[in-house]
Context: one part of a larger RNA
RNA sequence: UGCUGGGUGUCUGAAGGGAAGGUAGUCUCAGUACGAGAGGAACAGGCCGCCGUGGCCUCUGGUGUACCGGUUGUCCGACAGGGCAGCGCCGGGUAGCUACGCCAUAACCGAUAAGGGCUGAAAGCAUCUAAGCCCGAAGCGGUCCCUGAAAAGAGACACCCGCUCUCUGGUAUAUAAUGGGGCUGGUGACAGCAACAUUACCAGAGACGAGGACACUUCUAUAAGAGAAGGUUGAUAGGCUGGGGAUGCAAGCACCAAGGGCAACCGAGGUGUUAAGUCCACCAGUACUAAUAGUCCAAGG
Numbered sequence: 001u002g003c004u005g006g007g008u009g010u011c012u013g014a015a016g017g018g019a020a021g022g023u024a025g026u027c028u029c030a031g032u033a034c035g036a037g038a039g040g041a042a043c044a045g046g047c048c049g050c051c052g053u054g055g056c057c058u059c060u061g062g063u064g065u066a067c068c069g070g071u072u073g074u075c076c077g078a079c080a081g082g083g084c085a086g087c088g089c090c091g092g093g094u095a096g097c098u099a100c101g102c103c104a105u106a107a108c109c110g111a112u113a114a115g116g117g118c119u120g121a122a123a124g125c126a127u128c129u130a131a132g133c134c135c136g137a138a139g140c141g142g143u144c145c146c147u148g149a150a151a152a153g154a155g156a157c158a159c160c161c162g163c164u165c166u167c168u169g170g171u172a173u174a175u176a177a178u179g180g181g182g183c184u185g186g187u188g189a190c191a192g193c194a195a196c197a198u199u200a201c202c203a204g205a206g207a208c209g210a211g212g213a214c215a216c217u218u219c220u221a222u223a224a225g226a227g228a229a230g231g232u233u234g235a236u237a238g239g240c241u242g243g244g245g246a247u248g249c250a251a252g253c254a255c256c257a258a259g260g261g262c263a264a265c266c267g268a269g270g271u272g273u274u275a276a277g278u279c280c281a282c283c284a285g286u287a288c289u290a291a292u293a294g295u296c297c298a299a300g301g
Stems, first nucleotide, its partner, number of pairs: 005161007015147004021051003025047004034039001052105005060099004067092005072085005108142003115135004164207008176199004182193004208300001211297004216230004236290003239286005244280004252273005259266002
């Protein structure tokens, strides 16, 4: 852009793609059928693996330069707390990501191939074939998974909006047309009359408007686009609180302490306070902070 008004959501499924499956062992069948014996099946059913494929992170591991702790050298005068040294090195490790971990990975139907047959003539017989009919493969087409109304035969359903209004300029132009009222006549459909207002075409601008976009807070999404959630009638992110989790017992203070010192005192370390302290990407709750202010598009035949 198209699909013949515009839009939101949910579908159908033409068509396209896929390999989503492959296979070993073992048990029963069965020491059976078969076979003189030696030996030794199958159909069918069960169990357990491997490879591949798809998904996931509860468990087991990996990573985890978020985090916690230990420790060396040096610097910040000492303590505390830190900087640098490949995260300095080392011990752990949540979320996330991940495999070495976990889960799922059928059966059947249709048409057939080689092949096996039925009936059966040509050709009184015979013949699976000539007419007709039944079977028959890990293969083919379905079943299964993914994409998929641009499938031009352009689909379906539900719901929402619309069927317009106003202004300016230019050209044209009234014995006309349109509009709602009025008056007269008529039972009435209707007929007639006098006013008023507007007009056709072109160009531009504005209003309304379902919905959408930008912008904003974000992530189940992500190379950019896109997608998804949210926007105060709100838990979208941050903060705070709680839960859960990581590390492993903070600082300060008190006591003990090998020893050192004439003395005052100093003292690695230990114990208690202390399951402490510090931290979190997870889960909830809570409007405290920020989702502001706004702009644009949009059918109107």
RNAcentral holds the full RNA, with entries from SILVA. Large-subunit ribosomal RNA, domain VI from a Thermodesulfobacteriota bacterium, 301 nucleotides, folded computationally. The coordinates come from a structure-prediction model, not an experiment, and the mean pLDDT is 84. Lineage of the source: Bacteria > Pseudomonadati > Thermodesulfobacteriota.